[in-house]
RNA sequence: AUACAUAAUGGGCAAACCCAGCGAAAGCUGGGGACGCAAAGCUAUAGGGGCUACAAUGUAUGCGAAUACAUUAUGCCAGCCAGUUGCUGAU
Numbered sequence: 001a002u003a004c005a006u007a008a009u010g011g012g013c014a015a016a017c018c019c020a021g022c023g024a025a026a027g028c029u030g031g032g033g034a035c036g037c038a039a040a041g042c043u044a045u046a047g048g049g050g051c052u053a054c055a056a057u058g059u060a061u062g063c064g065a066a067u068a069c070a071u072u073a074u075g076c077c078a079g080c081c082a083g084u085u086g087c088u089g090a091u
Stems, first nucleotide, its partner, number of pairs: 003091001004089002012037002017032006035079001041084003047081002049077003056071006
C1' cells in the first nucleotide's frame, strides 16, 4: 500500500414506534427509542432502481360545481444496487 472483515480496542450511526414541527404527498427536522449496520460516512436531471403527484395535460361522468382514472419530477428515497472517501489491524 492492497485485499479481507471473523477477533480485539476506541468508538460511531440509529430501524420500527411515540411526541412536536414542516410538506399536497413521498418524505424531512428536533427529542425519545434501538431493529440492525464494517462504512447505516458522503454522492439524487447527466449510473441503475424505487416512492409520491401539489401543479399541468388528457379521458370519462355530470346542466354545472365537481368527482374518478391516466401520463408526467430538476419533488423524495443513499438502511436497494452502485460510485467515492475513511477508522482499526488478530489475517